[in-house]
Context: one part of a larger RNA
């Protein structure tokens, strides 16, 4: 609860698509549902309100008036909303020509490093730490040279740089594929915005089946440290981390800031295009994106400030003292783990 709010106090849904619904550009004609006006009917009386009156006053009672703008049928108006018909091009979309990009998917390829294996050289240590020890080594380690195998990740470039709706994306090549930007024209002619329910996507961890397993490494074991040490440090090490397919559906999923449109002084960088001027090179201008600083304004302050947290409009989501509790119960989803929805008693 017809209120005020949601960057940090409670509060923006993780993200997108989209159904119903809500809202919707410019011009003209018609209709008259909404809307406005007129007159009629009705809206009983009592009560309430106003004026007057009766009980000595008042309560109480009586008379009159207005109101009850609500509903119904009738007439009128046509600015706005709506409906309908016709049209328009600025919103939206399509085509043509170019452009940038770690956007997505599949296949193949590459080098550095690591570990392991084989062989050579070589001899007593190596490793690790604050110091040690566990560990490893004369069955020849560490180091070094040559060869081989495997898996995972891609140094430099690399950048407050790019792309993506978000999650996220980084070696190279090829193929398949989504979006974005600019410039002129051309085409369609409001085809738009938002979006409950719904559908899809969605890091990491986790789960199922089948593979794979170099390094790292929950659990676990040992060595230390310590009063203790179920830790921090060290030596090992299983799941996992990787691939395919299928689940899970959550995060400080953050810009802690929903989406779209419009308007409102500036300065200075970056990325990708166009264009004008003059000689390289520079100066100017324009579009899209991305930073910083700041005007007005806003804000409790911090800060935000044309990428708004300013000024407005449209639509959605959400909040309403702390704890109890994102819990219980129910229902829905899931193989499970658990997720979604979501109270109350009680208490301060």
């Nucleotide at each position: 609860u017809u209120g005020g709010g949601c960057g940090u106090a409670a509060a923006g849904g993780g993200c997108u698509c989209g159904u119903a619904g809500g809202c919707g550009g410019c011009u003209u004609g018609c209709c008259a549902a909404g809307u406005u006006c007129c007159a009629c009917g009705u809206g009983a009386a009592a009560g309430a309100c106003c004026a007057g009156g009766g009980c000595u006053c008042a309560a109480c009672c009586c008379u009159g008036g207005g109101a009850a703008c609500g509903c119904g049928a009738g007439g009128a108006a046509a600015a706005c909303u709506g409906g309908u018909a016709a049209g328009c091009u600025u919103g939206a979309a399509u085509c043509u020509u170019g452009g940038a990009g770690g956007g997505g998917g599949u296949a193949c390829u590459g080098g550095a490093a690591u570990u392991c294996c084989u062989a050579g050289u070589g001899u007593a240590g190596g490793g690790g730490u604050g110091a040690a020890a566990u560990c490893u080594g004369u069955u020849g380690a560490u180091a070094u040279u040559a060869g081989g195998a495997a898996g995972a990740a891609c140094a430099c470039c690399g950048g407050a740089g790019g792309c993506g709706a978000a999650g996220g994306c980084g070696a190279g090549u090829a193929c398949c594929u989504g979006g974005c930007c600019a410039a002129a024209g051309a085409u369609u002619g409001a085809c738009g915005c938002u979006g409950a329910u719904g559908a899809g996507c969605g890091a990491a961890a986790g789960c199922g089946u089948a593979g794979g397993g170099a390094g790292c490494g929950a659990a676990c074991a040992g060595g230390a440290u310590u009063a203790g040490a179920u830790a921090c440090c060290c030596u090992g090490g299983u799941a996992g981390u990787c691939u395919a397919c299928g689940c899970c559906g959550u995060a400080a999923a953050c810009g802690a800031u929903g989406u779209g449109c419009a308007c409102u002084u500036g300065g200075u960088g970056g990325u990708g295009g166009g264009u004008u001027c003059g000689u390289a090179c520079g100066a100017g201008u324009u579009c899209a994106c991305u930073g910083c600083c700041g005007u007005a304004g806003c804000u409790a302050a911090c800060g935000c400030g044309u990428u708004a947290a300013g000024u407005g409009c449209a639509c959605c989501g959400c909040c309403u003292g702390g704890g109890g509790a994102g819990u219980a119960c129910g229902c829905c989803g899931g193989c499970a783990a658990c997720g979604g929805u979501u109270a109350a008693a009680c208490u301060c």
This is a predicted structure of a 348-nucleotide part of an RNA (small-subunit ribosomal RNA, central domain) from a Spirochaetales bacterium.